[in-house]
């Protein structure tokens, strides 16, 4: 310099274009003499940024950023 992959909750991952879900972690309650385990509930996201297409975008398109791989 060129080509390609990935980016979603604190972490690991889901999600036919119809508006975001789960596990662990966190908080609260139950259980226990107490802790742990177990059970139940709650909170937590402008889906990396900007723009575009479309009735509707995490998803499609363009560009930028971060990271990884390949080639030179």
């Nucleotide at each position: 310099u060129g080509g390609g992959g990935u980016g979603u909750a604190g972490c690991u991952u889901a999600a036919u274009a119809g508006a975001a879900a789960a596990g662990c972690a966190u908080u609260c309650g139950c259980c226990u003499u107490a802790u742990a385990c177990g059970c139940g509930a709650a909170a937590g996201a402008u889906u990396g940024g900007u723009g575009g297409u479309g009735c509707a975008a995490g998803u499609c398109c363009a560009u930028c950023c971060a990271u990884c791989c390949c080639a030179a």
Overview
The prediction has a mean pLDDT of 84. Transfer RNA from a bacterium, 72 nucleotides, folded computationally. Its Rfam family is "tRNA". Its family is annotated with triplet codon-amino acid adaptor activity in the Gene Ontology. The RNAcentral record of the sequence draws on ENA.